[in-house]
RNAcentral holds the sequence, with entries from ENA.
The RNA shown here (transfer RNA) has 73 nucleotides and comes from a Methanobacteriota archaeon.
The coordinates come from a structure-prediction model, not an experiment, and the mean pLDDT is 83.
NCBI's taxonomy places the organism under Archaea, Methanobacteriati, Methanobacteriota.
Rfam family: tRNA. Rfam describes the family as follows. Transfer RNA (tRNA) molecules are approximately 80 nucleotides in length. Rfam classes the family as a transfer RNA.

RNA sequence: GGGCUCGUGGUCUAGUGGUUAUGACGGCUGUCUCACACACAGCAGGUCGGGAGUUCGAUCCUCCCCGGGCCCA
Numbered sequence: 001g002g003g004c005u006c007g008u009g010g011u012c013u014a015g016u017g018g019u020u021a022u023g024a025c026g027g028c029u030g031u032c033u034c035a036c037a038c039a040c041a042g043c044a045g046g047u048c049g050g051g052a053g054u055u056c057g058a059u060c061c062u063c064c065c066c067g068g069g070c071c072c073a
Base pairs, nucleotide, nucleotide: 001072002071003070004069005068006067007066010025011024012023018056027043028042029041030040031039049065050064051063052062053061
């Protein structure tokens, strides 16, 4: 330098054009308990890596950039 692949709440992850972005763990609150843990119920937490484009509509498609991994030179 070239090619492929990945980037989504604190962590891991589903979703691959259309209603309010899914679940688990973790966190907080409540119930339970003498108390803690477990269990149950609820809540908060996301510029979907950044920008531009296509489209009525983009997490999803295209281009550029940034970062991680693999391969070639």